[in-house]
RNA sequence: GCCAGCGUAGCUCAGUUGGCAGAGCGCAUCCAUGGUAAGGAUGAGGUCGCCGGUUCAAUCCCGGCCGCUGGCU
Numbered sequence: 001g002c003c004a005g006c007g008u009a010g011c012u013c014a015g016u017u018g019g020c021a022g023a024g025c026g027c028a029u030c031c032a033u034g035g036u037a038a039g040g041a042u043g044a045g046g047u048c049g050c051c052g053g054u055u056c057a058a059u060c061c062c063g064g065c066c067g068c069u070g071g072c073u
Base pairs, nucleotide, nucleotide: 001072002071003070004069005068006067007066010025011024012023013022019056027043028042029041030040031039049065050064051063052062053061
């Protein structure tokens, strides 16, 4: 330099052939216990990597850029 894949919550990852963004773990509060752990309930937490395009509407489709991983040279 070329090709491919990936980028979504603090972490690991889903997601929808375009129509309100989710799970597990973690975190907070409460319940419960003599107390702790385990357990139960509730909740917070997201510019869906960035910029632009298409569209009534984009996490999803298109283009460019950035980053990570792998392959080729």
Predicted 3D model of a 73-nucleotide RNA (transfer RNA) from Candidatus Jorgensenbacteria bacterium GW2011_GWB1_50_10. It matches the Rfam family "tRNA". It is annotated as a transfer RNA. NCBI's taxonomy places the organism under Bacteria, Bacteria candidate phyla, Candidatus Joergenseniibacteriota. Its mean pLDDT, the model's own confidence on a scale to 100, is 80.